Molecule: transfer RNA
Organism: Volvox carteri f. nagariensis
RNA sequence: GGGCCUAUGGCUUAAUGGGUAAAGCGCCGGUCUACGGAACCGGAGAUUCCAGGUUCGAUCCCUGGUAGGCUCG
Repeated sequence: GGGCCUAUGGCUUAAUGGGUAAAGCGCCGGUCUACGGAACCGGAGAUUCCAGGUUCGAUCCCUGGUAGGCUCG
């Protein structure tokens, strides 16, 4: 230098024929308990890596970047 893959709450992962992001763990509060833990109930938390484009509408499609990984020379 060429090719491919990945990037989504604090962490690990979902989501699709493009229709407005879900779950587990963690965190906070409550119930319970002598206190904790467990269990149960509720809650907060993501401008979906960045910048453009297409579209009424983009996590999803297109282009260019950035970072990481694999591979070829």